[in-house]
RNA sequence: UACUGAUAAAGGCAAACUAGCAGUAAUGCUGGGACGCAAAGCCAAAGGGUCCUAAGAAAUUUAGGACAGCCUGGCCGCCAAA
Numbered sequence: 001u002a003c004u005g006a007u008a009a010a011g012g013c014a015a016a017c018u019a020g021c022a023g024u025a026a027u028g029c030u031g032g033g034a035c036g037c038a039a040a041g042c043c044a045a046a047g048g049g050u051c052c053u054a055a056g057a058a059a060u061u062u063a064g065g066a067c068a069g070c071c072u073g074g075c076c077g078c079c080a081a082a
Stems, first nucleotide, its partner, number of pairs: 004080002012037002017032006035069001041075003046072003049067007
C1' cells in the first nucleotide's frame, strides 16, 4: 500500500414503531426509539430495480418525482487481531 474484517478498542449511523411538521403521493425533516450496519458516509445527471404522481385506448410507453438501509458502479473515510 492492497486485500481482509475480530466476542478488540475508540468513535459513528439508526429499521420497525412513535410525536410534530412538509408533500396529492411515494417519501422527507426534527425529537423519541434500536432492528441492524465496516461504509447503513456522499453520488438518483453512472447503470439496473422498486415505488409515487400525471398523461395515454393500451404498452415492456412518455414526462416529472421518491428510495443510497435493493443490487452493481464511482468518490472519500475510522480502527488493526488473525
Molecule: c-di-GMP-I riboswitch aptamer